[in-house]
A computed fold for a 698-nucleotide part of an RNA from Brevibacterium sp. S22, annotated as large-subunit ribosomal RNA, domain II. The coordinates come from a structure-prediction model, not an experiment, and the mean pLDDT is 83. It matches the Rfam family "Bacterial large subunit ribosomal RNA". Gene Ontology terms of the family: ribosome and structural constituent of ribosome.
Context: one part of a larger RNA
RNA sequence: GCCUGCGAGUUAGCGGUGCGUGGCGAGGUUAACCCGUGUGGGGUAGCCGUAGCGAAAGCGAGUCCGAACAGGGCGAAAGAGUCGCGUGUCCUAGACCCGAAGCGGAGUGAUCUAGCCAUGGGCAGGGUGAAGCGUGUGUAAGAGCGCGUGGAGGCCCGCACCCACUUCAGUUGAAAAUGGAGGGGAUGACCUGUGGUUAGGGGUGAAAGGCCAAUCAAACUCUGUGAUAGCUGGUUCUCCCCGAAAUGCAUUUAGGUGCAGCGUUGCGUGGUUCUUGCUGGAGGUAGAGCUACUGGAUGGCUGAUGGGCCCUACCGGGUUACUGACGUCAACUAAACUCCGAAUGCCAGUCAAGGUUCAGCGUGGCAGUGAGACAGUGGGGGAUAAGCUUCAUUGUCGAGAGGGAAACAGCCCAGACCAUCAACUAAGGCCCCUAAGCGUGUGCUCAGUGGGAAAGGAUGUUCAGUUGCGAAGACAACCAGGAGGUUGGCUUAGAAGCAGCCAUCCUUGAAAGAGUGCGUAAUAGCUCACUGGUCAAGUGAUUGAGCGCCGAUAAUGUAGCGGGGCUAAGUACACCGCCGAAGUUGUGGCAGCACCACAAACGCCGUAAUGGUGUGGUGUUGGGUAGGGGAGCGUCGAGUUGCUGGUGAAGUCGCCGUGUGAACGAGUGGUGGAGGCGAUUCGAGUGAGAAUGCAGGC
Numbered sequence: 001g002c003c004u005g006c007g008a009g010u011u012a013g014c015g016g017u018g019c020g021u022g023g024c025g026a027g028g029u030u031a032a033c034c035c036g037u038g039u040g041g042g043g044u045a046g047c048c049g050u051a052g053c054g055a056a057a058g059c060g061a062g063u064c065c066g067a068a069c070a071g072g073g074c075g076a077a078a079g080a081g082u083c084g085c086g087u088g089u090c091c092u093a094g095a096c097c098c099g100a101a102g103c104g105g106a107g108u109g110a111u112c113u114a115g116c117c118a119u120g121g122g123c124a125g126g127g128u129g130a131a132g133c134g135u136g137u138g139u140a141a142g143a144g145c146g147c148g149u150g151g152a153g154g155c156c157c158g159c160a161c162c163c164a165c166u167u168c169a170g171u172u173g174a175a176a177a178u179g180g181a182g183g184g185g186a187u188g189a190c191c192u193g194u195g196g197u198u199a200g201g202g203g204u205g206a207a208a209g210g211c212c213a214a215u216c217a218a219a220c221u222c223u224g225u226g227a228u229a230g231c232u233g234g235u236u237c238u239c240c241c242c243g244a245a246a247u248g249c250a251u252u253u254a255g256g257u258g259c260a261g262c263g264u265u266g267c268g269u270g271g272u273u274c275u276u277g278c279u280g281g282a283g284g285u286a287g288a289g290c291u292a293c294u295g296g297a298u299g300g301c302u303g304a305u306g307g308g309c310c311c312u313a314c315c316g317g318g319u320u321a322c323u324g325a326c327g328u329c330a331a332c333u334a335a336a337c338u339c340c341g342a343a344u345g346c347c348a349g350u351c352a353a354g355g356u357u358c359a360g361c362g363u364g365g366c367a368g369u370g371a372g373a374c375a376g377u378g379g380g381g382g383a384u385a386a387g388c389u390u391c392a393u394u395g396u397c398g399a400g401a402g403g404g405a406a407a408c409a410g411c412c413c414a415g416a417c418c419a420u421c422a423a424c425u426a427a428g429g430c431c432c433c434u435a436a437g438c439g440u441g442u443g444c445u446c447a448g449u450g451g452g453a454a455a456g457g458a459u460g461u462u463c464a465g466u467u468g469c470g471a472a473g474a475c476a477a478c479c480a481g482g483a484g485g486u487u488g489g490c491u492u493a494g495a496a497g498c499a500g501c502c503a504u505c506c507u508u509g510a511a512a513g514a515g516u517g518c519g520u521a522a523u524a525g526c527u528c529a530c531u532g533g534u535c536a537a538g539u540g541a542u543u544g545a546g547c548g549c550c551g552a553u554a555a556u557g558u559a560g561c562g563g564g565g566c567u568a569a570g571u572a573c574a575c576c577g578c579c580g581a582a583g584u585u586g587u588g589g590c591a592g593c594a595c596c597a598c599a600a601a602c603g604c605c606g607u608a609a610u611g612g613u614g615u616g617g618u619g620u621u622g623g624g625u626a627g628g629g630g631a632g633c634g635u636c637g638a639g640u641u642g643c644u645g646g647u648g649a650a651g652u653c654g655c656c657g658u659g660u661g662a663a664c665g666a667g668u669g670g671u672g673g674a675g676g677c678g679a680u681u682c683g684a685g686u687g688a689g690a691a692u693g694c695a696g697g698c
Base pairs, nucleotide, nucleotide: 001698002697003696004695005694006693011093012092013091015090016089017088018087019086020085021084022083023082024081027048028047029046033042034041035040052059053058062074063073064072065071096234097233099231103224104223105222106221107220108219114198115197116196117195118194119193120192121191122190123188125157126156127155128153132149133148134147135146136145137144161185162184163183165182166181167180168179169178200216202212203211204210237632238631239630240629241628242627247260248259249258250257251256261369262368263366264365265364266363267362268361269360274354275353276352277351278349279348280347281346287340288338289337294334295333296332298330299329300328301327306322307320308319309318310317311316372397373396374395375394376393377392378391379390380389381388402413403412404411417589418588419587420586422585423584424583428579429578430577431564432563433562437576439575440574441573442572443571444570450566456550457549460547461546462545463544464543465542466541467540468539469538477534478533479532480531481530483507484506485505488502489501490500513528517526518525590622591621592620593619594618595617596616597615603613604612605611633687635684636683637682638681639680640679641678642677643676644675651671652670653669654668655667656665657664658663
């Protein structure tokens, strides 16, 4: 891992409260217990109901507060209960099942290990050579020194023994701590045998929270115990109807819960709900505006006040490229400004229309939800960042399949009852992959733009304007001229059109600047503006629009059309066709709900009667998680009843058939060898794929 079996909403309480059903009914009913075995008979204590009010005494259709005959509160004027059974749910219990870490109690452990006590044992060999002693020397005597002897030491090297520093291997190991090669101690705070002792908030510890039997920040065993778990996981057959929420308020509350909101179901009410139209309202948003307020804020004019300077003994006067109020002109600005002011949305009315199984409201049973996500729009926060965060509003997903977007919960189209080898469409598409047009017409684009991007840049190209020059000859090109006063003045070493400063005139002329650029030390030289000629018809400037170009750099491999490929198969406008979905339609069928019919026709049940069910018709509905409601299938057992079996029961392996399904057999063939089945009612240890489920097998 697979297979088989087991494996989770149970039971109790003369508990609460609904629903269904039955008995009796202003009443209903017994409990313990007794007689006793008949699911029989007794048993009236008690409980609920028939009356309430008050804290109570108590009074009573009233009562309480009150001085009250006032006023008010709760009641009455009416009427249904009660006891069983089944079932939904709640309460109390382990209460759907499994799951802690832990806490308490009573005990068991020091054969491992920590310390201690008692009594024993062990340490090859080699080296060093302390004290002391002897002797020599030395001295006044010493001290000292030498030689010898001696054999000290948590001394040295190194086996056994003890340890465990490094590294390699091992790491489903040979081993739940080992093996190899090295390493440290090795007469000591040494190692070790045997016996004993200290016990769980306790021991022991040269101290690491270490060790106390492979277990230690509180051992192990049993027990309270099925501790508790607002947490995680799991929770077993089918079909039918409806179908949410991820919000508000509160919370030692934020992943929980209470109430409300939204779902379902029963009962009651019935057009009240919804949509559109009409009519009438409230409002201060978008926008706009501001000498219409409150603020912000720029410039001009005017220029008070204040400052500077000057005159001045004081008073005062003059002046000012300073400051700058008020006023005025012009241009602005605001979520917490408004003289103004929409569209939507909201409220109401009366009807009108649509629709009416849908919806609304009231009330009872049962819930789930209270982590939401993205997208469009209007805002706040952030950086007018985020697949960001937080509100409002709408949609989708959630709980929604199908078609499109290559692939792609939240985008676009569209809401799947079933069948169908029929048809029409939506979004999106129609050269091939790939269903359908290499469709038609007129333009644009040459960049593979299309098929990623900005500021900015450019004689790309198309279109529409405005404007200058032009057969009295433009633009471009070529030929020629481009002069004189003068080297203007100043400055300067020099400054002659051309370093710089000032001025920028006059003359001759077709035209020619006191000079556009290059150049020289300064001149010179080349050139331009400007003019004439040749040529011959357009040539410049500028504005706007369309499509393009550059800007353009990343990591596996083209890789920013899904690919091939495309000059249209790109793009703009217009048009004609077609394809395309579980949408719509056709045909057949199933089911839910509402209404109608049963009159001419029928069956069944039931009533005093209306009726119910089946059947037929019409209309409409049938995506679905949490969840609510309904109808069924199957397993085991019991009662009643009817069947079946050695001419072969159950079980088991196939085939065939039936039913919407759980499933079934008016069938059939093997195997098997003794019980089994239908109908109906009742009762459950009643359905397995998941729980790192449990046991066994492989």